[in-house]
Molecule: Bacterial RNase P class A
Organism: uncultured Thermoactinomyces sp.
RNA sequence: AAACGAGGCAAUCGCCGGUGGUAUACCGAAAGGUUCCACGGGAGGAAAGUCCGAGCUCCAUAGGGCAGGGUGCCGGUUAACGACCGGUGGGGGCGACCCUAAGGCUAGUGCCACAGAAAUGUAGACCGCCGAUGGAGGCAUUUGCCUCACAGGCAAGGAUGCAACGGUGCGGUAAGAGCGCACCAGCAGCAUGGAGACAUGCUGGCUAGGUAAACCCCACCCGGAGCAAGACCUGAUAGGAGAUUGGCAUCUUCGGAUGCAGCUGUGGCCCGCAGCAAUCUCGGGUAGGUCGCUGGAGUUGUGUAGCAAUACACAGCCUAGAUAGAUGAUUGCUACUCCAGACAGUGGGAGACAUGCAAGCUGUCGAACUGACCACUUGGAGAACAGAACUCGGCUUAUUGUUUGCUU
Numbered sequence: 001a002a003a004c005g006a007g008g009c010a011a012u013c014g015c016c017g018g019u020g021g022u023a024u025a026c027c028g029a030a031a032g033g034u035u036c037c038a039c040g041g042g043a044g045g046a047a048a049g050u051c052c053g054a055g056c057u058c059c060a061u062a063g064g065g066c067a068g069g070g071u072g073c074c075g076g077u078u079a080a081c082g083a084c085c086g087g088u089g090g091g092g093g094c095g096a097c098c099c100u101a102a103g104g105c106u107a108g109u110g111c112c113a114c115a116g117a118a119a120u121g122u123a124g125a126c127c128g129c130c131g132a133u134g135g136a137g138g139c140a141u142u143u144g145c146c147u148c149a150c151a152g153g154c155a156a157g158g159a160u161g162c163a164a165c166g167g168u169g170c171g172g173u174a175a176g177a178g179c180g181c182a183c184c185a186g187c188a189g190c191a192u193g194g195a196g197a198c199a200u201g202c203u204g205g206c207u208a209g210g211u212a213a214a215c216c217c218c219a220c221c222c223g224g225a226g227c228a229a230g231a232c233c234u235g236a237u238a239g240g241a242g243a244u245u246g247g248c249a250u251c252u253u254c255g256g257a258u259g260c261a262g263c264u265g266u267g268g269c270c271c272g273c274a275g276c277a278a279u280c281u282c283g284g285g286u287a288g289g290u291c292g293c294u295g296g297a298g299u300u301g302u303g304u305a306g307c308a309a310u311a312c313a314c315a316g317c318c319u320a321g322a323u324a325g326a327u328g329a330u331u332g333c334u335a336c337u338c339c340a341g342a343c344a345g346u347g348g349g350a351g352a353c354a355u356g357c358a359a360g361c362u363g364u365c366g367a368a369c370u371g372a373c374c375a376c377u378u379g380g381a382g383a384a385c386a387g388a389a390c391u392c393g394g395c396u397u398a399u400u401g402u403u404u405g406c407u408u
Base pairs, nucleotide, nucleotide: 001404002403003402004401005400007334008333009332010331011330012329013328015042016041018039019038020037021036025034026033027032044385048396049395051394052393053392054391055390056226057225058224059223063271064270065269066268068222069221070220071219072218073087074086075085076084077083088102089100090099091098092097103217104216108215109214110211111210112209121165126158127157128154129153130152135148136147137146138145139144166184167183168182169181170180171179185207187204188203189202190201191200192199193198230291231290232289233288240282241281242280243279244278245277247260248259249258250257251256262276263275264274265273266272296318298317299316300315301314302313303312304311305310336382337381338380339379340378345376346375347374348373351365352364353363354362
C1' cells in the first nucleotide's frame, strides 16, 4: 500500500416469509385473512452518521429570467456526485508513499493588530553613512591637512516585525542604490514538446508585498418536498355551523357568453401558464385491509479494449421483506487465541526466554536422576465494532483477524 474474512458442520424445537398443494374447510359486515403438508430462504462490512448524488412518488399543465445555493488545476469514468481513475503544480517523509479548500489581488472594495521612522504609495528615517563650495577652530606655511556644525544626499549596514520595496557577490560612488555586471527567484514576450494542466530553452526591462477557507469577479451546474412520499379497497362521521373578501364593460334566446381586472397555485420575486373561487373561526370523523416492499444503474465467471477507473460480448445465479416490529434457543463435534500441566501419558529435545538498535558474552530457567523448551493428547476460559425498515453509488466514523507486495 492492497486483498480477503467476521468461526464451520450437524440435529431438535421455535419465529417470519416465498413456491406448490389441501379443503370451496375456518374467521370476518366487507376489504381481506387463517389452519395443515412438502421444498427452499431469512441482518453488515460497516446495517452506523444522514454528509453528497440518484432511482421512485407527488406538487404539475409546460417554461424563461433575477435572487439564492453548490463546485473550482487538466483529462477521463459514471445514471449522477462534492465520488473514483490517471496526470500536472505545491507541500510532507530517509524511503516505500501520503496530503492538497489548486481559477482571478493588473475589475473594484476591505484587512495586515502590537512593535516599528515607515505596512494608505515610488511610503519611509530611530540608531546610522556621506557632507563639496562657503562658515568656525587648529596645525603647517608651497598651492595643503585635520576637527565641528549647517544646507543637502542615501536607504547599502543595524534595530522592530510573520512580512520592510527582489536575493547573493563583484564593480562603481562623496556615501550609496539594478547604477552596471554574473548567478538565482519572480514577471512579460517568443520558440519547442504535450489533447491539456504544464515543462524546457532563449530574450528583456529590473520588479513593493500578503490575504479571496475576506466581500467580490469569472467558468460550469442546480425546481421543491419526501416512503410518516404516495395509490387503492371497505367502513364510519356532520354533504356541519358561522364570518370576511370577490368587480367593470359589451352582447344576449336572459340560461349565459366574451374581454379586461382581481384572487389562488406553481420553494422566494417577476413574466408566463393553469384554475375560478379564496381565506379565517368553532365543532365532528380519521377504525381496518392491500399495494408501494424487493429482479436490481443486481451479482458470478470467461474473453476483448484501456496504465487504470471502467465499458462491451457470451454463459450462469436469484440471495430477508418485518409492521410494535421476525432472523432465536439448546446440544454434539470441530477451527482460532490464552492459561494449567496436577510427580497424567506419548514423541522430540540443548537450548529457551527477558532487556536492548545490536547478546557466544548481561539476567532467569535448563543441559540426561528430577531435562528448560516444542508438538500431540487432557482440562478450563475467551472471542471486537455492532441489528435491515423503499432501494442503490459514494464518503466519513467505530472495531478485529489473516495474507501478499514494497521501503528502511